[in-house]
RNA sequence: CUCUUAUCAAGAGCGGCGGAGGGACUGGCCCGAUGAAGCCCGGCAACCAGGCGAUGCCCAGGUGCCAAUCCCGACCGGAUGCCCGGACGGAUGAGAG
Numbered sequence: 001c002u003c004u005u006a007u008c009a010a011g012a013g014c015g016g017c018g019g020a021g022g023g024a025c026u027g028g029c030c031c032g033a034u035g036a037a038g039c040c041c042g043g044c045a046a047c048c049a050g051g052c053g054a055u056g057c058c059c060a061g062g063u064g065c066c067a068a069u070c071c072c073g074a075c076c077g078g079a080u081g082c083c084c085g086g087a088c089g090g091a092u093g094a095g096a097g
């Protein structure tokens, strides 16, 4: 990097350093000096691993995550008042090449 597969409506700080950006892309709409990214600490979570009195429970060791539904739309279908379903794309885990 590619493929397969599962999940994506819940959850997570009034801390320190840091200084202007951030929310994948695009169009929006938002967040941000009442301080962004990033780092540290803190926390959430049970996909994998591990344990057990095993349709389940425990556990943070390996990842992951901690504004807004994967912030919303973008393509298709239905409804037709701003709604519903699906696809595409994306993210994360596990496995394969």
Stems, first nucleotide, its partner, number of pairs: 001097008013041001015040003021031003026073003042066003047062002050058003070089001075086004

SAM riboswitch aptamer (S box leader) from Sulfobacillus acidophilus, 97 nucleotides, folded computationally. The model forms 97% of the base pairs in the Rfam consensus. It was read from a public genome assembly, where an Rfam model found it. Rfam family: SAM riboswitch aptamer (S box leader). Clan: SAM clan. Its mean pLDDT, the model's own confidence on a scale to 100, is 85.